[in-house]
This record gives sequence, structure tokens and C1' cells, in this order.
RNA sequence: UUUUGUCUUGCGGAAGAGACCGGCUCAUGCCCGGCGCCGAAGGAGCAACCGCCCCGGAAACUCUCAGGCAACAAGGACCGCAAGACUACU
Repeated sequence: UUUUGUCUUGCGGAAGAGACCGGCUCAUGCCCGGCGCCGAAGGAGCAACCGCCCCGGAAACUCUCAGGCAACAAGGACCGCAAGACUACU
């Protein structure tokens, strides 16, 4: 310096599911009780596969503990761009 990978930060995009019933309430908010749902924060489980093969690492699959379920807001896996750090290769 170029390329590869990881992480962090900023910006942009980003789904799903009850404006459910009762009480309280100005309220669609909070809280309490009740059922019904969602999966893309996090968490957990199995697995193709991979490895140093005793064992371990592993999903957007599965489970819903957590979280969420009108709009708005917030959050949001993942994707794109930019900057920085670290690593690998040359």
C1' cells in the first nucleotide's frame, strides 16, 4: 500500500403479531386479572457442516424464558456506505 476477515462508531433501509375482554383511567398510556398471538434484541435446544474429532464450535431451523403485538415513538437480526481499531496475506 492492496486485499481478506472480525469488532466498534455514525448514517440509511428494515418485518411479524389483539385499537382483545374486564377493572382503574381523559387515554389506544401505566398497573392488575384473563385468554390469543409474533420472532429479527438477548437467551436456550437440535442439526447439516467444520475442527485440535475425548470433546468443542455451529443457523435466518426449533422453543418462546426474556422481549414484542393500532398508528407514532422506541427497539430491531440482517443489508449497504463511511470512518477507526485489530488480524491474515502480499
Notes:
Predicted 3D model of a 90-nucleotide RNA (Glycine riboswitch aptamer) from Methyloceanibacter marginalis. Taxonomically the source falls in Methyloceanibacter (Bacteria, Pseudomonadati, Hyphomicrobiales, Hyphomicrobiaceae). Rfam family: Glycine riboswitch aptamer. Rfam links the family to the GO term glycine biosynthetic process. Its mean pLDDT, the model's own confidence on a scale to 100, is 79. Of the family's consensus pairs, 91% are formed in the model.